[in-house]
Context: one part of a larger RNA
RNA sequence: GCCAGGGAGAUUACUGUUAUGGCGAGCUUAACCUGAAAAGGGAAGGCGAAGGGAAACCAACUUCGUGCAACGUAAGUGAGACGAGAGAUCUGAAAGGGUCUAUAGUCAUAGCAAUAAGGCUAGAAACCGGACGAUCUAUUCCUGGACAAGAUGAAGGUGGGCGAAAGCCUGCUGGAGGUCUGAAGGGGUCCUGACGUGCAAAUCGGUCCUCUGAUCUGGGAUUAGGGGUCAAAAACCAAUCUAGUCCGGUGAUCGCUAGUUCCCACCGAAUUGGAUCGCAGUCCUACCUUAGUCGAGAUUGCUUGUUCUGUAGAGCACCGAUCGGACAGUAAGGGCUCGAAAGGGCUCGCUGUCCAUUCGAACUCCGAAUGUACAAGCGUCGUAGAAGCUAGGAGGCGGGUUUAUGUGGGGUAAGCCUCAUAACCGAGAGGGGGACAACCCAGACUAAAGUUAAGGUCCCGAAAUGUCUGCUAAGUGUCAAACCAAAGGGUGUCUUUGAGCACAGACAGCAGGAAGGUAGGCUCAGAAGCAGCCAUCCUUCAAAGAGUGCGUAACAGCUCACCUGCCGAGCUUGGGGGCCCCGAAAAUGCACGGGGCUAAAGUAGACUACCGAUACUUUAGAUCACCAAUAAUAUUGGUGUGUAGUAGGUGGGCGUAGUGAUUGGGUAGAAGCUGGGCUGUGAAGUCCAGUGGACUGAUCUACUAUUGCAGAUCCUGGU
Numbered sequence: 001g002c003c004a005g006g007g008a009g010a011u012u013a014c015u016g017u018u019a020u021g022g023c024g025a026g027c028u029u030a031a032c033c034u035g036a037a038a039a040g041g042g043a044a045g046g047c048g049a050a051g052g053g054a055a056a057c058c059a060a061c062u063u064c065g066u067g068c069a070a071c072g073u074a075a076g077u078g079a080g081a082c083g084a085g086a087g088a089u090c091u092g093a094a095a096g097g098g099u100c101u102a103u104a105g106u107c108a109u110a111g112c113a114a115u116a117a118g119g120c121u122a123g124a125a126a127c128c129g130g131a132c133g134a135u136c137u138a139u140u141c142c143u144g145g146a147c148a149a150g151a152u153g154a155a156g157g158u159g160g161g162c163g164a165a166a167g168c169c170u171g172c173u174g175g176a177g178g179u180c181u182g183a184a185g186g187g188g189u190c191c192u193g194a195c196g197u198g199c200a201a202a203u204c205g206g207u208c209c210u211c212u213g214a215u216c217u218g219g220g221a222u223u224a225g226g227g228g229u230c231a232a233a234a235a236c237c238a239a240u241c242u243a244g245u246c247c248g249g250u251g252a253u254c255g256c257u258a259g260u261u262c263c264c265a266c267c268g269a270a271u272u273g274g275a276u277c278g279c280a281g282u283c284c285u286a287c288c289u290u291a292g293u294c295g296a297g298a299u300u301g302c303u304u305g306u307u308c309u310g311u312a313g314a315g316c317a318c319c320g321a322u323c324g325g326a327c328a329g330u331a332a333g334g335g336c337u338c339g340a341a342a343g344g345g346c347u348c349g350c351u352g353u354c355c356a357u358u359c360g361a362a363c364u365c366c367g368a369a370u371g372u373a374c375a376a377g378c379g380u381c382g383u384a385g386a387a388g389c390u391a392g393g394a395g396g397c398g399g400g401u402u403u404a405u406g407u408g409g410g411g412u413a414a415g416c417c418u419c420a421u422a423a424c425c426g427a428g429a430g431g432g433g434g435a436c437a438a439c440c441c442a443g444a445c446u447a448a449a450g451u452u453a454a455g456g457u458c459c460c461g462a463a464a465u466g467u468c469u470g471c472u473a474a475g476u477g478u479c480a481a482a483c484c485a486a487a488g489g490g491u492g493u494c495u496u497u498g499a500g501c502a503c504a505g506a507c508a509g510c511a512g513g514a515a516g517g518u519a520g521g522c523u524c525a526g527a528a529g530c531a532g533c534c535a536u537c538c539u540u541c542a543a544a545g546a547g548u549g550c551g552u553a554a555c556a557g558c559u560c561a562c563c564u565g566c567c568g569a570g571c572u573u574g575g576g577g578g579c580c581c582c583g584a585a586a587a588u589g590c591a592c593g594g595g596g597c598u599a600a601a602g603u604a605g606a607c608u609a610c611c612g613a614u615a616c617u618u619u620a621g622a623u624c625a626c627c628a629a630u631a632a633u634a635u636u637g638g639u640g641u642g643u644a645g646u647a648g649g650u651g652g653g654c655g656u657a658g659u660g661a662u663u664g665g666g667u668a669g670a671a672g673c674u675g676g677g678c679u680g681u682g683a684a685g686u687c688c689a690g691u692g693g694a695c696u697g698a699u700c701u702a703c704u705a706u707u708g709c710a711g712a713u714c715c716u717g718g719u
Stems, first nucleotide, its partner, number of pairs: 001719006011117003015113009026047003032041003051058002061085001063084004070077002086101006120259004127249006138223001140221007147213001149181003152177001156173007185210003190206002193204002225241001227237002262653006273284004287395001288393006297381003301378006308371001313366001314364002319360003324355007333348006399425002402423005408418003430441003445621007455611003458595003464608001466607006477597002488582003492579010509566005515539003520534003545560001549558002622643002624640007654708001656705004660700006672691008
């Protein structure tokens, strides 16, 4: 892991509410007694019939109107209901305000919920009590045991020498030591070796420390849990220690985690607001559901009208900021300057005014759209019962994101943080987007057939290698977005528009000319078109500058502007747009989904077909709500822009065990098991065959419950 069995909102009391039943201004017994039981007795007590007030104390409507159902031929009456008034009492000086009054309860049973109890199940770390532990280990005590061999050579002793002596020197002897090397013994340094489901819940190997001592060790004894013991590590106290182990209190408690068992049908959320020693919780509210009550309006849409506003935008009239200029002032600012001084002039700065310039969330002379409120009309819903109200039951109080729009704040930014409105996911399947909660299409009762949406139609892949017209040469591209590369460049190419030139010949190319006054004047060694300065005229011409560049020392020379010839049709130059190119760097080899694609299978526009979903249509069926008929929850016939769904509410069923009543089956084969057929939307039921060998079903006005398993690192057993 699998299989079998077990396994989680039980129960009692009390309270609330709903349903059903009994009795009803009343209802009802409890303990207990009698009795086999059924039942009978038992009125103490409880609830209700009057409230208000802390208390003293006081103490309540058959008044009126509207009107549903119902009744009635009609007028109308009109239970309940609603409204107005009146009343009781408390408070208050009063006005007023609070609670109550026009009669329905009570007992029993059942469902649901709350509370008290372990309270759906399992799960702490802990706390307290009493016992049991010092065969491990820590300290201490009693009594025993153990320590190869070697090294070193203290005190003391003794011989010799010296000395007056004290004593000194020296040989030998001697054998001290928390002395040395090292075996047994004890330890456990390093390899961070081996091993690491081990030989082993601490071992193995090498290396290493100690080895006559604060040494090691056998046996016996002492100290016990907030206690011991400790050469001190909070170490050890039986593989357990910042408070041992076992049993008990104990089902401790846990706002946390996991699990929580059959089916179908109807409806269907929230993660908002307020409070909280509150932020992983809980309470109230909003939102969901069920039942009741009521009886006529309700309103999310559209239009119109009126009311409100100070946003977007705009503006500078106020406030504040801002660029430039003009004018004036400046004794209490600076500098320069004139003057002997008084004083003056210029300038910078400052202040004010004017002209023009640019701005503002906390500026406004202005000012939308949208929005709010109210009214009317239309639309939609509603007597097949809306809105409202009452009662029972919840869940929920971590939202997300996206997307779109609009802000604000922070940030380089973010699938960022914080808001508002709407949609979506959450709780929503299906088709498309390569895959992809929230992007596009579309809201799934069941089955079948057809038609479309988004998106697609070369192959993978269903459907056009469709039609027409352009563009792109970069494999650009083949991406709706999410998942985009920019500033800046391009004599790449297409298109549009402006200006100019051109058959009286443009543009380009080739050829010829490109002169004279004059070497203009000045300057200069020189300056002749061409170092520099000034001026830049006239003539002849088809045209030719007092000269565009090269060149010379200066000339010369070449060339250009300008003109002509040849040629023969467009040329030159700006602006805008489309596609394309450069800009363009990331780590294994590479990603338009892939293959592949070039007058496309790219891209822009137009058009026609086709494919394509649980969408739409048709047919058949199921189910829900409502309507009509009949006595009916059944049947028949209709209506439905009914039938996605987590938490959750509600309704109806299936199955298991037992009890009661009724009624069946079984050795001519019960239950159980194995395999198969059929029926039912389903839980399930039934039949057949085999096995098995003694019990077992069906129905109900039923009743009762330790009643349904895939999960809980679930428990027990098997495998």
Predicted 3D model of a 719-nucleotide part of an RNA (large-subunit ribosomal RNA, domain II) from a Nitrososphaeraceae archaeon. Taxonomically the source falls in Nitrososphaeraceae (Archaea, Thermoproteati, Nitrososphaerota, Nitrososphaeria). The RNAcentral record of the full RNA draws on ENA. It matches the Rfam family "Bacterial large subunit ribosomal RNA". The coordinates come from a structure-prediction model, not an experiment, and the mean pLDDT is 81.